RNA sequence: ACACCAUCCAGAGCGACUGAGAGACCUGGCUCGUUGACGUCGCAGCAACCACCUCCGUAAUUGGAGACCGGUGCUACCGCCAGGACCGAUGGAGA
Numbered sequence: 001a002c003a004c005c006a007u008c009c010a011g012a013g014c015g016a017c018u019g020a021g022a023g024a025c026c027u028g029g030c031u032c033g034u035u036g037a038c039g040u041c042g043c044a045g046c047a048a049c050c051a052c053c054u055c056c057g058u059a060a061u062u063g064g065a066g067a068c069c070g071g072u073g074c075u076a077c078c079g080c081c082a083g084g085a086c087c088g089a090u091g092g093a094g095a
Stems, first nucleotide, its partner, number of pairs: 002094001004092005013043005021032003025084005044075003049071002053066005079087001
């Protein structure tokens, strides 16, 4: 890089460094930002996709609930909004 499945109106921020743009892309809006945004790192947190564990079911390798110290993810605004596009992001399992 490729094709498949699921999810994307809930939830959760502080510090340090940096220094001008940022909210994926196009058009139009709206918003965040030198009172330091975006990003990186640290810590904290949210959630429960995967794994593990517990409980109740199942013909089942299956369903549900709980918990979560592991692997990811996420922590302004509905994926910021509308329209568009062979859209995008994240997870899982493939090749």
Annotation: The RNA shown here (SAM riboswitch aptamer (S box leader)) has 95 nucleotides and comes from Arthrobacter sp. MYb227. The sequence was found by an Rfam model in a public genome assembly. Taxonomically the source falls in Arthrobacter (Bacteria, Bacillati, Actinomycetota, Actinomycetes).